[in-house]
RNA sequence: CUCAUCAAGAGGGACUGAGGGAACGGCCCGAAGACGUCCCGGCAACCACCGCGGAAAGCGUGCGCAACCCGCACCGCCCCCGCGACAGGUGCCAACUCCGGCCCGCGCGACCGCCGCGCGGGGAAGAUGAG
Numbered sequence: 001c002u003c004a005u006c007a008a009g010a011g012g013g014a015c016u017g018a019g020g021g022a023a024c025g026g027c028c029c030g031a032a033g034a035c036g037u038c039c040c041g042g043c044a045a046c047c048a049c050c051g052c053g054g055a056a057a058g059c060g061u062g063c064g065c066a067a068c069c070c071g072c073a074c075c076g077c078c079c080c081c082g083c084g085a086c087a088g089g090u091g092c093c094a095a096c097u098c099c100g101g102c103c104c105g106c107g108c109g110a111c112c113g114c115c116g117c118g119c120g121g122g123g124a125a126g127a128u129g130a131g
Base pairs, nucleotide, nucleotide: 001131002130003129004128005127006126011040012039013038014037015036019029020028021027024100025099026098041093042092043091046089047088050084051083052082053081054080058077059076060074061073062072063071064070097125102122103121104120105119106118107117108116109115
């Protein structure tokens, strides 16, 4: 940088001791010990490995053709798609990525509105995996 996912799920102990939830604004968590480190446990299934099915771009094989860089077929390998199994490599185990900001739409505030509140969609930023 690219792609995919981000509403589900999963906590105990030991050590430490003041901040932590990425930043900002909120709102939360936290001396009844948060955050962090270690141990154990768990969740999930992105990747790897395995199996089944599909597909047929490439390789291969066969046939056609005077011949081929052409056509057809097969599906052994590879690529691709789906499903299943596993748990090796990661990841994760407060709150939707805790919520918001920027844009759009809808509803309410009697009406309008560049305002407020709420809801939905999309961005931005971030996280995780794979390349």
Molecule: SAM riboswitch aptamer (S box leader)
Organism: soil metagenome